[in-house]
Molecule: transfer RNA
Organism: Opitutaceae bacterium
Parts: sequence; structure tokens; C1' cells
RNA sequence: GGGCUGGUAGCUCAAUGGUAGAGCAGCAUCCUUUUAAGUUGUUGGUUCCGGGUUCGAAUCCCGGCCAGCCCACCA
Repeated sequence: GGGCUGGUAGCUCAAUGGUAGAGCAGCAUCCUUUUAAGUUGUUGGUUCCGGGUUCGAAUCCCGGCCAGCCCACCA
């Protein structure tokens, strides 16, 4: 330098162009002499950035940034 994959909640990951969710974690409640475990409820998001298409974009298109893998080149 070229190609491919990915970037979404604190973490791990979903989401067919039509209200952004789950598990874990956090907070509260119940239970327990207490802790742990368990029950119930709940908070938390400018979907990496900037544009474009569309009535409508996490999703499609273009550019950029970052991470991983492969290839090539130089030494």
C1' cells in the first nucleotide's frame, strides 16, 4: 500500500428500512440472625465521526478514524 471483517448500555452481544433490546453488572425491594445464593422491579444509548438516498437509516451508498485477520512491498 491492497483486500476482508468489525465499531450499538459499564462488559459480552442481538436488532429483515418502520417505537434501539437481551444477558451480566449497577440501584431498589422481598427473603435470611448476617453474608452469599435466590425473588420482584428499575436506571442506563446522540448506534465511532461527517455527508448522501428515503416519508422513515443502527441497517442502504460515499468519505474519514480506530481494531483484528490475510496478502504485497521495503529494509